[in-house]
Molecule: transfer RNA
Organism: Chloroflexota bacterium
RNA sequence: GCCCUGGUGGUGUAGAGGCCUGCACGACUGCCUUCCAAGCAGUAAGAGAGGGUUCGAAUCCCUUCCGGGGCU
Numbered sequence: 001g002c003c004c005u006g007g008u009g010g011u012g013u014a015g016a017g018g019c020c021u022g023c024a025c026g027a028c029u030g031c032c033u034u035c036c037a038a039g040c041a042g043u044a045a046g047a048g049a050g051g052g053u054u055c056g057a058a059u060c061c062c063u064u065c066c067g068g069g070g071c072u
Stems, first nucleotide, its partner, number of pairs: 001071007010025004018055001027043005048064005
């Protein structure tokens, strides 16, 4: 230098143009309990950045940043 791949709540992940971003763990609140844990109910919290296409983008295209792998 070229190619491939990944970046989504605090963490790990799913989602092949519309289902208002799903699940698990964690956090918080309440219930339960003498207390704690467990259990139950609920709440908050997310698309690396910037553009483009589209009625509509996590998803398609371009640029760019970061991590991983391969080739030279």